Predicted 3D model of a 350-nucleotide RNA (Bacterial RNase P class A) from actinobacterium SCGC AAA044-N04. Lineage of the source: Bacteria > Bacillati > Actinomycetota > Actinomycetes. Its Rfam family is "Bacterial RNase P class A". By type it is a ribozyme. Rfam's curators write: Ribonuclease P (RNase P) is a ubiquitous endoribonuclease, found in archaea, bacteria and eukarya as well as chloroplasts and mitochondria. The coordinates come from a structure-prediction model, not an experiment, and the mean pLDDT is 77.

[in-house]
RNA sequence: AGAGUCGCCCGGAUCACCGCGUUAUGAAAGUACCGAGGAAAGUCCGGACUCCAAAGAGCAAAGUGGUGGGUAACGCCCACCCGGAGCAAUCCGCGGGAUUAGUGCAACAGAAAGCAAACCGCCAACGAAAGUUGGUAAGGGUGAAACGGCGGUGUAAGAGACCACCAGUAAUUGCAGCAAUGCAGUUAGCUAUGUAAACCCCACUUGGAGCAAGACCAUGCAGUUGGCGCUUGAGAGCUGCUCGCUCGAGUCAACGGGUAGGUUGCUUGAAUCUGUAAGUAAUUACAGAUCUAGAUGGAUGGUGAUCCCUCGCAAGAGGACAGGAUCCGGCUUAUAGGGCGACUCUUCAU
Repeated sequence: AGAGUCGCCCGGAUCACCGCGUUAUGAAAGUACCGAGGAAAGUCCGGACUCCAAAGAGCAAAGUGGUGGGUAACGCCCACCCGGAGCAAUCCGCGGGAUUAGUGCAACAGAAAGCAAACCGCCAACGAAAGUUGGUAAGGGUGAAACGGCGGUGUAAGAGACCACCAGUAAUUGCAGCAAUGCAGUUAGCUAUGUAAACCCCACUUGGAGCAAGACCAUGCAGUUGGCGCUUGAGAGCUGCUCGCUCGAGUCAACGGGUAGGUUGCUUGAAUCUGUAAGUAAUUACAGAUCUAGAUGGAUGGUGAUCCCUCGCAAGAGGACAGGAUCCGGCUUAUAGGGCGACUCUUCAU
């Protein structure tokens, strides 16, 4: 210099005037403080909180899936292992089990896709020949996948049929590691592939509903008919089923009638920032400082000036994605432009 990999940050700035929302203050007029995001989004996971019996048993169902650690918890994060891609930095993996459980599936092509298979070829016998019968999985061809590879022995031709080496599998021993696992060896010719994002098996986890939760205050009304029931229990909590527990004198359906909303929950929190310490890291502990939306007709806006950036010859135009709704931790998705740091490869110069 060129090519690349990874991580992180900013997300227009300042001022003036007018306006909006909560809170505080004030008799009032008014004044003061604060007032969207890295994703506030999707609502996909996990929790806090609330109610249901502070919540129970079994079955069913659902979820998760290498190992260790972190965390309130997780399907998240960190580190490592294994497999794959790359020269490398680094990236990707829905990564338990394919049988001393069972079942299923494998399109097309192909002879054959699982207990079976001979299309061509090779070999033997018969035959004048065409061919027929048998042997053969070495060779060809098909396919995503074809019975371990390669060399020899052997044979009519062949074949782990046998042998050496290599690869794998199973059992087993030693060493290293918390572990996943790795390295080294011994034994056995043991050698047929994938699929579990198919059923299934194994281990672990999961009660239900959700701030329209829940609590308090408050407005209005008119009954009628029918079913079931009143302790021999209707109905409800209670959700897929069964059990069990609790409440229980009313309840269910139809017709008719009536209504008005407000307060709370609500934002001080697994909080933010800074520093120190522990740890490879995720993260944690301690100390100090700070208070940073709480609306519900749902506030956070408008105008002007100066500067910044982009486009444009200029005049001038424009400023990414997007906006809380109980609150947190993640994941995913959207994001104009700009900046910082670490690392890898190649080439050149000194």